SAM riboswitch aptamer (S box leader) from uncultured Litorimonas sp., 107 nucleotides, folded computationally. The coordinates come from a structure-prediction model, not an experiment, and the mean pLDDT is 83. Its Rfam family is "SAM riboswitch aptamer (S box leader)". Gene Ontology term of the family: regulation of gene expression.
[in-house]
RNA sequence: CUCAUCAAGACCAGCUGAAGGACAGGCCUUUUGACGCUGGGGCAACCUUGUAAACACAAAGGUGCCAAAUCCUGCGGAACCCAGAUAAAAUGGGACCGAAAGAUGAG
Numbered sequence: 001c002u003c004a005u006c007a008a009g010a011c012c013a014g015c016u017g018a019a020g021g022a023c024a025g026g027c028c029u030u031u032u033g034a035c036g037c038u039g040g041g042g043c044a045a046c047c048u049u050g051u052a053a054a055c056a057c058a059a060a061g062g063u064g065c066c067a068a069a070u071c072c073u074g075c076g077g078a079a080c081c082c083a084g085a086u087a088a089a090a091u092g093g094g095a096c097c098g099a100a101a102g103a104u105g106a107g
Base pairs, nucleotide, nucleotide: 001107002106003105004104005103006102011040012039013038014037015036019029020028021027023074024073025072026071041066042065043064046062047061048059049058050057051056070101075098076097077096080094081093082092083091
């Protein structure tokens, strides 16, 4: 750089001791022990292996993962819902869609 996926799923113990959730804002987790390290356990099935083949099934060797949707938002969007308004437009919010950013895998 390219492609695929990202609302599912899966935690205990020991050591340590104040941070962590990528970034910003929000919101949250955390001395009832964060981050990290070690050991064990588990989830998943991208690569891999097997089933002559397979988009199907199985296994689990290489990764990955085990608070919250990638925790939410971030940029854009015809129509829809809500607020406000006499009404419309504009505005703000919601939902949805797409992009960006990020993560993981494969190349």